[in-house]
RNA sequence: UGAGUGCGGAAAGAUAAUCGCGGCAGCCUUUGUGCUGAUGAGGAAAGUCCGAGCUCCGCAGGGCAGGAUGCUGGAUAACGUCCAGUGGGGGCGACCCUAAGGAAAGUGCCACAGAAAACAAACCGCCGGCUUUGCCGGUAAGGAUGAAACGGUGCGGUAAGAGCGCACCAGCGGUCAAGUGAUUGGCCGGCUUGGUAAACCCCAUCCGGAGCAAGACCAAAUAGGGAAGGGAUGAAGCGGCCCGCUGAUCCUUCCGGGUAGUGUCGCUUGAACCUGCAGGCAACUGCAGGGCUAGAUAAAUGAUUAUCGUUGACAGAACUCGGCUUACUGAGCACUCACCUU
RNA sequence: GGGAUUAUAGCUCAGUUGGUUAGAGCGCAUCGCUCACAUCGAUGAGGUCUACGGUUCGAAUCCGCAUAAUCCCACCA
Numbered sequence: 001u002g003a004g005u006g007c008g009g010a011a012a013g014a015u016a017a018u019c020g021c022g023g024c025a026g027c028c029u030u031u032g033u034g035c036u037g038a039u040g041a042g043g044a045a046a047g048u049c050c051g052a053g054c055u056c057c058g059c060a061g062g063g064c065a066g067g068a069u070g071c072u073g074g075a076u077a078a079c080g081u082c083c084a085g086u087g088g089g090g091g092c093g094a095c096c097c098u099a100a101g102g103a104a105a106g107u108g109c110c111a112c113a114g115a116a117a118a119c120a121a122a123c124c125g126c127c128g129g130c131u132u133u134g135c136c137g138g139u140a141a142g143g144a145u146g147a148a149a150c151g152g153u154g155c156g157g158u159a160a161g162a163g164c165g166c167a168c169c170a171g172c173g174g175u176c177a178a179g180u181g182a183u184u185g186g187c188c189g190g191c192u193u194g195g196u197a198a199a200c201c202c203c204a205u206c207c208g209g210a211g212c213a214a215g216a217c218c219a220a221a222u223a224g225g226g227a228a229g230g231g232a233u234g235a236a237g238c239g240g241c242c243c244g245c246u247g248a249u250c251c252u253u254c255c256g257g258g259u260a261g262u263g264u265c266g267c268u269u270g271a272a273c274c275u276g277c278a279g280g281c282a283a284c285u286g287c288a289g290g291g292c293u294a295g296a297u298a299a300a301u302g303a304u305u306a307u308c309g310u311u312g313a314c315a316g317a318a319c320u321c322g323g324c325u326u327a328c329u330g331a332g333c334a335c336u337c338a339c340c341u342u
Numbered sequence: 343g344g345g346a347u348u349a350u351a352g353c354u355c356a357g358u359u360g361g362u363u364a365g366a367g368c369g370c371a372u373c374g375c376u377c378a379c380a381u382c383g384a385u386g387a388g389g390u391c392u393a394c395g396g397u398u399c400g401a402a403u404c405c406g407c408a409u410a411a412u413c414c415c416a417c418c419a
Base pairs, nucleotide, nucleotide: 001338002337003336004335005334006333007332010329013308014307015306016305017304018303019302021040022039024037025036026035027034028032042314046325047324049323050322051321052320053319054211055210056209057208061243062242063241064240066207067206068205069204070203071085072084073083074082075081086100087098088097089096090095101202102201106200107199108196109195110194123143124142125139126138127137128136129135130134151169152168153167154166155165156164170192172189173188174187175186176185177184178183215265216264217263218261225255226254227253228252229251230250236246237245257418258417259416273290274289275288276287277286278285279284343415344414345413346412347411348410349409352368353367354366355365361399370386371385372384373383374382392408394406395405396404
């Protein structure tokens, strides 16, 4: 200098003045279209993909069905998230990725090509025999096909061959040791059981449903209306079904009627945030201290001027948190590789 | 704000245990028929199966994620 990897942060305006908007607090000899004061979007506020809080469904009951997750240990309110490891894969490397249980419980599928696609098989070739243009037997070492061919390489062995024997390697089972465990290492054994579970399935663990337009309270108004269907042989509560419980001027669909005050609460103090100390490899946890940091409902967060700075991306809260994913700007620190110079 | 569904040719739609080259109708182009046009007949073009990633020998199809479009949801009796 170039290429790259990881980490923790910032998120183009700042200050002053004037005007304007939202909610909040205070003030009152004008209770208001008032005055004063401080305050007012994000790392993703987004997608709504997971997990919870909260609220209602009488209880959140039993079974089947269905769904989700899937190496080990830990963290957490919980999770499909995070941390630390194990195995596998990629990269020269820093480092990164990993839906990673079971295919010897069973079933299915493996197109085309190929002799044969899963426990059976001889197309060519090789070897032996015979009644020799061929037939019978042996053979999976070689050829050919395919994504995949019944462990791989080598030596011996044999008529030719073959785990038939041996060495090393891969896999399986047993055993000993280390480790909480996944797993790793040693020894022994018979020689070997194709792939696919993001196919059905089996095993283990977990899961009731709906969502703040949940729901509670008040106010106002109308015709608590009409038609069809279902219903004590059980509607509906209960959302795919059954059982259990409760038990009907009920339920569903359509046609109509009224109110739409955009009313009050839910609505922002929270498994939250900042700082310090302690524990832990870490995720995280505990203790102490500190401050309060948007709550709208047609929906606020803006404009102008001056000085300094800059020429800035993605993007705007709507009940609230913890994650994931996606979009996206420019710097910093640490590390890796290559080349050049000294 | 919350919930649900869909995306395949210019348009409307098919496409299932994942399999070789993804189809149909309308439309479009060319040729024939006709004096000419339409109808009719024949032939043909046109597809990154919305984008990206993964599983698999193999993906429109299975899984994840994103994008776009469409639909439903106020209260009272």

Predicted 3D model of RNase P RNA and transfer RNA as a complex of 419 nucleotides. The coordinates come from a structure-prediction model, not an experiment, and the mean pLDDT is 78.